[in-house]
RNA sequence: UGAAGCGAUAGAGGUGCAGGUUUCAUGAUUAAGCCGUACGAGAAGGGUGAAGUUCUCUGACUGCGGCGGAAAGGGAAGUCUGCCGAAGUCCCUCGCGGUUCAUCACGCGGGUGGGCUGGACCUGCAUUGAACAAGUGCAGGGCUGUCACACUGUGCGGAUAUCAUCUCAGUGUGGAGGACUAUCCUUUGC
Numbered sequence: 001u002g003a004a005g006c007g008a009u010a011g012a013g014g015u016g017c018a019g020g021u022u023u024c025a026u027g028a029u030u031a032a033g034c035c036g037u038a039c040g041a042g043a044a045g046g047g048u049g050a051a052g053u054u055c056u057c058u059g060a061c062u063g064c065g066g067c068g069g070a071a072a073g074g075g076a077a078g079u080c081u082g083c084c085g086a087a088g089u090c091c092c093u094c095g096c097g098g099u100u101c102a103u104c105a106c107g108c109g110g111g112u113g114g115g116c117u118g119g120a121c122c123u124g125c126a127u128u129g130a131a132c133a134a135g136u137g138c139a140g141g142g143c144u145g146u147c148a149c150a151c152u153g154u155g156c157g158g159a160u161a162u163c164a165u166c167u168c169a170g171u172g173u174g175g176a177g178g179a180c181u182a183u184c185c186u187u188u189g190c
Stems, first nucleotide, its partner, number of pairs: 001189005007184005014084001016083009033067006042055003046104006087117005092111006118144002121141008146175008157167003
C1' cells in the first nucleotide's frame, strides 16, 4: 500500500425497536353474583372420543326482565431501562395452562435450532380482537438511510502541479442487516 477473515471494539438510520412502571380512557346498558318469570331434563374448558366427579324436579341448562357491577389483554401520555436483527414472523422442538387421558386447535414461556424482513408510514384483503383502536401476514405505493454502478456539477470547504482527478453535492438504476461506517487485530502479496 493492496487482498482475505459470521475476527474485536465503537458508531449511524428515526414518528427507530423492545421491556418495566405511573396515570387516563376504552373494555362496560359487559362478565361474575342475586331476584322474578317461562320452559321442563339435563348441565359442567375450544372441538372430538373415553373416563371420573360435582350440580340438578327444593327446577339445573337456556330465553326474557330487574338489581348489581368488575378485571385482563390491547390503546394514549409521561417516565425509566436495555438496545440498532434492535425486533417481528413462520417451521421444528421442549415445558406450562384450563377435572384426567388421547388428539387437534388456542394462549404463555425457553431454544446449541433453521427460513424470511434495512426502517417508518399509507392503502387494500385476510386474521386476532369488544372495537372504526392496535397487532400480524400477503400485496401495492411513494418516503427515507446505506453500499455499488452510471451521468452531471465547482455551489461551500478540503486534497492536488493542472484538469471534476479525489472527497463532496445532485439525479437515475440496482442490491441487502452475515450488511454499512470508523479504528484495531490476524494471515498474506507487493
This is a predicted structure of a 190-nucleotide RNA (Lysine riboswitch aptamer) from Sporolactobacillus sp. THM7-7. The source organism's lineage runs through Bacteria, Bacillota, Bacilli, Sporolactobacillaceae and Sporolactobacillus.